The RNA shown here (transfer RNA) has 73 nucleotides.
Its Rfam family is "tRNA". Rfam classes the family as a transfer RNA.
RNA sequence: GCUGGGAUAGCUCAGUUGGUAGAGCAGAAGACUGAAAAUCUUCGUGUCGUCAGUUCAAGUCUGGCUCCCGGCA
Numbered sequence: 001g002c003u004g005g006g007a008u009a010g011c012u013c014a015g016u017u018g019g020u021a022g023a024g025c026a027g028a029a030g031a032c033u034g035a036a037a038a039u040c041u042u043c044g045u046g047u048c049g050u051c052a053g054u055u056c057a058a059g060u061c062u063g064g065c066u067c068c069c070g071g072c073a
Stems, first nucleotide, its partner, number of pairs: 001072007010025004019056001027043005049065005
């Protein structure tokens, strides 16, 4: 230099045909206990990497840029 994949909650990751964002873990509060652990219940205001474009509508489609992982030279 060319090329494939990736960036979404504190962490690991889902997110279908574009229709307005979720799970597990972690954390917090409460119940239970003499106290604690375990168990049970409840709790998410995420500029969806960034800047533009398309669209009534973008995490999703298109282009530029940044960063991470792999392949070729």
Notes:
RNAcentral records the identical sequence in 2 taxa. The RNAcentral record of the sequence draws on ENA.